Background: A computed fold for a 92-nucleotide RNA from a Gammaproteobacteria bacterium, annotated as Glycine riboswitch aptamer. The prediction has a mean pLDDT of 82. Rfam family: Glycine riboswitch aptamer. Gene Ontology term of the family: glycine biosynthetic process. Rfam describes the family as follows. This family represents the bacterial glycine riboswitch. The organism belongs to Gammaproteobacteria, within Bacteria.

RNA sequence: CUCUGGAGAGACCGGACCGUUGCUUGCGACGGCGACCGGCGCCGAAGGGGCAAGCAGCGCGAGCUGCCAAACUCUCAGGCCAAAGGACAGAG
Numbered sequence: 001c002u003c004u005g006g007a008g009a010g011a012c013c014g015g016a017c018c019g020u021u022g023c024u025u026g027c028g029a030c031g032g033c034g035a036c037c038g039g040c041g042c043c044g045a046a047g048g049g050g051c052a053a054g055c056a057g058c059g060c061g062a063g064c065u066g067c068c069a070a071a072c073u074c075u076c077a078g079g080c081c082a083a084a085g086g087a088c089a090g091a092g
Stems, first nucleotide, its partner, number of pairs: 001092005010040001012039004017032007041080003047076001048074003054067005
């Protein structure tokens, strides 16, 4: 690099917009909701941040400083139908 597998969390609410339709001509109903705007709630397995033991230095010492892991943790980013993505695993 290629192939395969690969989780979690609102198809949320409102607006705008589009189509059909009703008539009271500016409002209502049904559907579309992928993208757009606002709001609240959530997820962690792209990426990113944080920390342990330990090691090193300073100090009489208590301690201080630096280095340092994750699937832990934070959620900045990203994600919350599907698609895409996807840590990680297997095969080549």